[in-house]
RNA sequence: UCGAUCCCUGCGGGAGAGACCGGCUCUAAGCAUUUGCGACGAGCCGGCGCCGAAGGCGCAACCGCCCCGGAAACGCUCAGGCAAAAGGACCGCAGGGGGAUG
Repeated sequence: UCGAUCCCUGCGGGAGAGACCGGCUCUAAGCAUUUGCGACGAGCCGGCGCCGAAGGCGCAACCGCCCCGGAAACGCUCAGGCAAAAGGACCGCAGGGGGAUG
């Protein structure tokens, strides 16, 4: 001096699957006017169906310092998710950290 893998931040993109069923609670307008009824919405519980791209776990091609270890966008679905929102593996751009290598 070039500046990789990797990590963090910001912006953009980002799939799949029931806005399912039942019960309970809170509640606006309104009705009644003692209690109460009460949509949408929100919360909780239960049930069946389903998704797979947070995370987690498993097998393995393969890789390595080969005792052993690393390892998927494959599989499992514990968690998570199934209108919107949020989240979202991964991809692109920018900035920061870092420092292999030449």

The RNA shown here (Glycine riboswitch aptamer) has 102 nucleotides and comes from Variibacter gotjawalensis. The sequence is in RNAcentral, with records from Rfam. Model confidence (mean pLDDT): 76 of 100. NCBI's taxonomy places the organism under Bacteria, Pseudomonadati, Alphaproteobacteria, Hyphomicrobiales, Variibacter.